[in-house]
RNA sequence: CGGCCCGAGGGGUGCUGCGACGGACCUGUUCCGCCACGCUCGGCCCGGAUCCAUCCAGACAAGGGCGCCCUCCAGCA
Numbered sequence: 001c002g003g004c005c006c007g008a009g010g011g012g013u014g015c016u017g018c019g020a021c022g023g024a025c026c027u028g029u030u031c032c033g034c035c036a037c038g039c040u041c042g043g044c045c046c047g048g049a050u051c052c053a054u055c056c057a058g059a060c061a062a063g064g065g066c067g068c069c070c071u072c073c074a075g076c077a
Stems, first nucleotide, its partner, number of pairs: 001047003005043005010070006018038001021033004025028001037063001
C1' cells in the first nucleotide's frame, strides 16, 4: 500500500436513482429489477513494497442526494 472478514460512525422512515450486481434480448451510450455506508476510521489475518533489530508511547475523528420523525448537545425566546 492492497485484499477478505469483524466492529464502529445515535435511531426510524419516505422519495429519486448513478455505479456495481441480477435478468432479458433488438448485444446497445439498450431495457427491466434492485439500490443512498458503494465512504471513512479501528482490529485480526493474508499478500506486496520499504525497512538493522527491539522496546515504549500517543491518537480514535470527519463525512454520507432530497425530505420527515425521534434521540442527544448548545443557544435564543